Context: one part of a larger RNA
RNA sequence: UUGGGCGUAAAGAGGGAGCAGGCGGCAGCAAGGGUCUGUGGUGAAAGGCUGAAGCUUAACUUCAGUGUGCCAGAGAAACCGGGCAGCUAGAGUGCAGGAGAGGAUCGUGGAAUUCCAUGUGUAGCGGUGAAAUGCGUAGAUAUAUGGAGGAACACCAGUGGCGAAGGCGACGAUCUGGACUGCAACUGACGCUCAGUCCCGAAAGCGUGGGGAGCAAAUAGGAUUAGAUACCCUAGUAGCCCACGCCGUAAACGAUGAGUACUAAGUGUUGGGAGUCAGAUCCCAGUGCUGCAGCUAACGCAGUAAGUACUCCGCCUGAGUAGUACGUUCGCAAGAAUGAAACUC
Numbered sequence: 001u002u003g004g005g006c007g008u009a010a011a012g013a014g015g016g017a018g019c020a021g022g023c024g025g026c027a028g029c030a031a032g033g034g035u036c037u038g039u040g041g042u043g044a045a046a047g048g049c050u051g052a053a054g055c056u057u058a059a060c061u062u063c064a065g066u067g068u069g070c071c072a073g074a075g076a077a078a079c080c081g082g083g084c085a086g087c088u089a090g091a092g093u094g095c096a097g098g099a100g101a102g103g104a105u106c107g108u109g110g111a112a113u114u115c116c117a118u119g120u121g122u123a124g125c126g127g128u129g130a131a132a133u134g135c136g137u138a139g140a141u142a143u144a145u146g147g148a149g150g151a152a153c154a155c156c157a158g159u160g161g162c163g164a165a166g167g168c169g170a171c172g173a174u175c176u177g178g179a180c181u182g183c184a185a186c187u188g189a190c191g192c193u194c195a196g197u198c199c200c201g202a203a204a205g206c207g208u209g210g211g212g213a214g215c216a217a218a219u220a221g222g223a224u225u226a227g228a229u230a231c232c233c234u235a236g237u238a239g240c241c242c243a244c245g246c247c248g249u250a251a252a253c254g255a256u257g258a259g260u261a262c263u264a265a266g267u268g269u270u271g272g273g274a275g276u277c278a279g280a281u282c283c284c285a286g287u288g289c290u291g292c293a294g295c296u297a298a299c300g301c302a303g304u305a306a307g308u309a310c311u312c313c314g315c316c317u318g319a320g321u322a323g324u325a326c327g328u329u330c331g332c333a334a335g336a337a338u339g340a341a342a343c344u345c
Stems, first nucleotide, its partner, number of pairs: 003317004007299002012313001014200004021193003025087002028084002033080002035076003039072004048066007090190001091187003094183004102176007109153001114148007124135002161168002205246006214240002219235004257312006265290010294301002318345003327338004
């Protein structure tokens, strides 16, 4: 291991591709493997169960009935499965459109910070709750011009857009993925899900080589304080950036797996279409809010369901011990994955 569950009580894998497996649209033909209905055989005896009978009763004994199944042969054809030949509503292709911070590479731009050079200029600047450390007469701060360099892209900006998720925001070019709308030309169930497997996967961290403006773990100093290994201040190294390679985890969250169908309304908004002189209005796909039925322990959810159903996968089973120990696999390491028990309550 049944049952019942998985938004917040334990529980949806961070996300995808996908083999095996499971499940799968409409209608036809023949067969008859599953399935169903008779028949026959077998299913030893004892034992068991049910009903009787015999020992005075019981135990015990005897009699009758009773077996899921398996095999053979006959039949049925709705459903499941296989075969043959079809269909177009699912799925895909094509054609015509427009939308988008989807991805990769190369290049360009302006604002700001810092630094350097030079000019002006003079005693302060900076910082705080208040200060001090710090910077400054070797001329700082301020201001002006020129230059260097790195990182990030104000406004636009929007419960706006795109992406499977992580995530993506200056501008241009090149390469490239996906989605949507309309038409209905083509294929004709080609579909859904998916153990294992493979791939992607924020930040931090690791390796090698670059880069380094600003910020800033560690660290140093100044304060605060009883102390202050902090909060505040002055500095400041890894790191944050680039290339290549690892790591594989997050409150990776909608704390809500994927797919399909059905189930009151109302109101915003994004993309496309129909409609119109322009509209109103309507359709499809997304994204929000309110709300009925229904659901829910409640909160709340409510056509983007947590409603009503079906298919497939993952997961849970009192709390602590513990995401620990041991073993194994992976990793350079950090560690990750898998994952207990004793004992206590």
Small-subunit ribosomal RNA, central domain from an uncultured bacterium, 345 nucleotides, folded computationally. The prediction has a mean pLDDT of 88.